[in-house]
Molecule: c-di-GMP-I riboswitch aptamer
Organism: Methylomonas methanica
RNA sequence: UUUAACGUUUGCCACUCCCGUUGCGAGGCGGGGCCGGAAAGCCACGGUUCUUGAGAAACAACAAAAACAAGAAGGCCGGGCUGCCUCC
Numbered sequence: 001u002u003u004a005a006c007g008u009u010u011g012c013c014a015c016u017c018c019c020g021u022u023g024c025g026a027g028g029c030g031g032g033g034c035c036g037g038a039a040a041g042c043c044a045c046g047g048u049u050c051u052u053g054a055g056a057a058a059c060a061a062c063a064a065a066a067a068c069a070a071g072a073a074g075g076c077c078g079g080g081c082u083g084c085c086u087c088c
Stems, first nucleotide, its partner, number of pairs: 012037002017032006035075001041081003045078003048073006
């Protein structure tokens, strides 16, 4: 280095949904569960969507759109940081 046999090892996260809890809400957390993921680990910097302010204001009337503020989503995308395995 090659071949054969035998043996050992073979991990992580958790969609929808259900239960509990928390929040005005979007949603978060815990348990069950397992659609999927090779960063489906972390971070709201940029975008996007969603929630609340809003039964608002404006408009002849009704309705909508846009904008603003504060939040949510990292399993919406980009970006930043970090990690594991194999090969070279």